[in-house]
Record summary: Predicted 3D model of a 71-nucleotide RNA (transfer RNA) from a Minisyncoccota bacterium. The RNAcentral record of the sequence draws on ENA.
């Protein structure tokens, strides 16, 4: 230096262009003498800019991070 991928809640992860879910974690309540299991609720997120759409997490193009392969 060329080329491919990845990038979402604290963690591991889904999501045909058309309300961003779940699992663990946190908060709270239940439930037990108590604690742990169990049960219900709740809190939290799309790497940053810019474009194309009526409408972007999803298409472009640019930056960054981090990871394979060639040199």
């Nucleotide at each position: 230096g060329g080329g491919c991928g990845u990038u979402u809640a604290g963690c591991u992860u889904a999501a045909u262009g058309g309300u961003a879910g779940a699992g663990c974690a946190g908060u709270c309540g239940c439930c037990u003498u108590a604690c742990a299991c169990g049960c219900g609720a709740c809190u939290g997120g799309c790497g940053g800019g810019g474009g194309u759409u009526c409408g972007a997490u999803u298409c472009c193009c640019u930056c960054a991070a981090c990871g394979c392969c060639c040199a």

Its Rfam family is "tRNA". Rfam describes the family as follows. Transfer RNA (tRNA) molecules are approximately 80 nucleotides in length.